[in-house]
Molecule: transfer RNA
Organism: Clostridia bacterium
RNA sequence: CCAUCCUUAGCUCAAUUGGAUAGAGUACCGGAUUCCGAUUCCGUCGGUUGUGGGUUCAACUCCCGCAGGGUGGG
Numbered sequence: 001c002c003a004u005c006c007u008u009a010g011c012u013c014a015a016u017u018g019g020a021u022a023g024a025g026u027a028c029c030g031g032a033u034u035c036c037g038a039u040u041c042c043g044u045c046g047g048u049u050g051u052g053g054g055u056u057c058a059a060c061u062c063c064c065g066c067a068g069g070g071u072g073g074g
Base pairs, nucleotide, nucleotide: 001073002072003071004070005069006068007067010026011025012024013023019057029043030042031041032040050066051065052064053063054062
């Protein structure tokens, strides 16, 4: 330099052919249980969907640029 894939909650990941209020696990926090803790159970909180534009009635999803990362090639 070229090709290709990825970027969504603190972390690991879902989200159907573009369509309903973007969810789950885990962590943190609160509660129950316990003499205290661990475990287990219940609940809450947590998101500018990397960033800037475009298309569309409607974008996590499609298109373009940029940033970061992985793989392959030169």